[in-house]
RNA sequence: GCCCUCGUAGCUCAGGGGAUAGAUCGUCGGCCUCCGGAGCCGAAGGCGCAAGUUCGAAUCUUGCCGAGGGCA
Numbered sequence: 001g002c003c004c005u006c007g008u009a010g011c012u013c014a015g016g017g018g019a020u021a022g023a024u025c026g027u028c029g030g031c032c033u034c035c036g037g038a039g040c041c042g043a044a045g046g047c048g049c050a051a052g053u054u055c056g057a058a059u060c061u062u063g064c065c066g067a068g069g070g071c072a
Base pairs, nucleotide, nucleotide: 001071002070003069004068005067006066007065010025012023013022018055027043028042029041030040031039048064049063050062051061052060
């Protein structure tokens, strides 16, 4: 330098054009308990950035940034 894959919550991952973007663990609060843990209930928290396509984009396209891999 070229090519491929990936980037979604604090972590690990779903979701591949229309729904309120979900799950597990974690965090916080409440219930329970002598205390803690476990259990139950609830809450906070997210689509890498920009542009394009579309009535509508986390999803499709392009560029950039970042991570991993391959070739030279």
RNAcentral holds the sequence, with entries from ENA.
This is a predicted structure of a 72-nucleotide RNA (transfer RNA) from an Ilumatobacteraceae bacterium.
Its mean pLDDT, the model's own confidence on a scale to 100, is 80.
It matches the Rfam family "tRNA". Rfam classes the family as a transfer RNA.